Small-subunit ribosomal RNA, central domain from an uncultured bacterium, 347 nucleotides, folded computationally. The coordinates come from a structure-prediction model, not an experiment, and the mean pLDDT is 89.
Context: one part of a larger RNA
RNA sequence: UUGGGCGUAAAGCGCGCGUAGGCGGCCGCCUAAGCGGGACCUCUAACCUUGGGGCUCAACCUCAAGCCGGGUCCCGAACUGGGCGGCUCGAGUGCGGUAGGGGCAGGCGGAAUUCCACGUGUAGCGGUGAAAUGCGCAGAUAUGUGGAGGAACACCGAUGGCGAAGGCAGCCUGCUGGGCCGUCACUGACGCUGAGGCGCGAAAGCUGGGGGAGCGAACAGGAUUAGAUACCCUGGUAGUCCCAGCCGUAAACGAUGGGCGCUAGGUGUGGGGGGCGAGGGCCCCCCGUGCCGCAGCCAACGCAUUAAGCGCCCCGCCUGGGGAGUACGGCCGCAAGGCUAAAACUC
Numbered sequence: 001u002u003g004g005g006c007g008u009a010a011a012g013c014g015c016g017c018g019u020a021g022g023c024g025g026c027c028g029c030c031u032a033a034g035c036g037g038g039a040c041c042u043c044u045a046a047c048c049u050u051g052g053g054g055c056u057c058a059a060c061c062u063c064a065a066g067c068c069g070g071g072u073c074c075c076g077a078a079c080u081g082g083g084c085g086g087c088u089c090g091a092g093u094g095c096g097g098u099a100g101g102g103g104c105a106g107g108c109g110g111a112a113u114u115c116c117a118c119g120u121g122u123a124g125c126g127g128u129g130a131a132a133u134g135c136g137c138a139g140a141u142a143u144g145u146g147g148a149g150g151a152a153c154a155c156c157g158a159u160g161g162c163g164a165a166g167g168c169a170g171c172c173u174g175c176u177g178g179g180c181c182g183u184c185a186c187u188g189a190c191g192c193u194g195a196g197g198c199g200c201g202a203a204a205g206c207u208g209g210g211g212g213a214g215c216g217a218a219c220a221g222g223a224u225u226a227g228a229u230a231c232c233c234u235g236g237u238a239g240u241c242c243c244a245g246c247c248g249u250a251a252a253c254g255a256u257g258g259g260c261g262c263u264a265g266g267u268g269u270g271g272g273g274g275g276c277g278a279g280g281g282c283c284c285c286c287c288g289u290g291c292c293g294c295a296g297c298c299a300a301c302g303c304a305u306u307a308a309g310c311g312c313c314c315c316g317c318c319u320g321g322g323g324a325g326u327a328c329g330g331c332c333g334c335a336a337g338g339c340u341a342a343a344a345c346u347c
Stems, first nucleotide, its partner, number of pairs: 003319004007301002012315001014200004021193003025087007033080002035076008048066007090190001091187004095182004102176007109153001114148007124135002161168002205246006214240002219235004257314006265292012296303002320347003329340004
């Protein structure tokens, strides 16, 4: 490879855009490459299969056909492919609405912590299981007024919203992406997936420059303890923040790739629309997001119109445990390291 698989047993690429390729709606006409049928030609020797013959049999020898195919011509036209024409339900565009922490940039605001100045005020504060280190008579803690600076935005807040994912939350403005609903109009299969490739990608980390309130790896001290390179406490540097450039990982999780169609319901919630009705309210449709639950599926747990059900298309991945996501090589990176990825040996 075949087969069987990929929520939790090994297995869905972190996510997108898209190249090649694979796959692809309805109708008509043509074609005949694939496809089916027929005729003819060919298919070295041996091997193999079937049938016949020769050594008394067999092995063995021998003859014929077959086997594996190949070619030419003729016929057929359902399906696939190709050509032409048409269609609108797939896809998209326009138009009218609409919700949103989607993205980028700029500006503004209040609370709180810390620090500074001044006032009031005096003997403690802080911290813990209890303490101590620490801070304080050079006036702390507490309290009042003013000021500085950085970071994060209580309530609203949700089981809620948006985004492809990572992720996104004070308020305002500008620029900008996507979605959903309604409606006719338009294009006329323009589609799906996507090996390579390209881009995005939390935190930590790295380079240069800035910033630094709080928090806080490392580090120091105090405790605890048999010890305590910890848990607790007092401090505290990188970092956390901003700009530019790298890194490219994660329990990047729904541990569930994407697309389309089909298959009982009930109930909550976010967005939009329609109908009925004497204001209450009732009913219906579409999109999203939860819970419960039938058939079906599952080893079970559970899943169940947001499928893990029933099907089709495309991609990725798995193939006993350890060795090992390691070595070596290659590519990438400033480095840290990342990606690709074995074997011996062993159970």